[in-house]
């Protein structure tokens, strides 16, 4: 170089063509004499980048770019 899997919330991963989700963190609130634990609720995304197909694209192609891991 080729070839395969990955890149999506702070972190861990879901979602495979119809407005992006969960668990943990975090934040508030209830509870306690208080702290932690358990309930409840709220915030937080240019879905790596660019193009294209498409009514529509995280999803399908293409090219770049970054991680793992085979091979040469």
């Nucleotide at each position: 170089g080729g070839c395969g899997g990955g890149g999506u919330a702070g972190c861990u991963c879901a979602g495979c063509g119809g407005u992006a989700g969960a668990g943990c963190a975090a934040c508030g609130g209830a509870u306690u004499c208080a702290u932690a634990g358990c309930c409840c609720g709220u915030g937080g995304g240019u879905c790596g980048c660019g193009a294209g197909u498409u009514c529509g694209a995280u999803c399908c192609u293409c090219g770049c770019c970054c991680c793992c891991g085979c091979c040469a």
Predicted 3D model of a 72-nucleotide RNA (transfer RNA) from a Chloroflexota bacterium. Model confidence (mean pLDDT): 84 of 100. It matches the Rfam family "tRNA". By type it is a transfer RNA. The organism belongs to Chloroflexota, within Bacteria.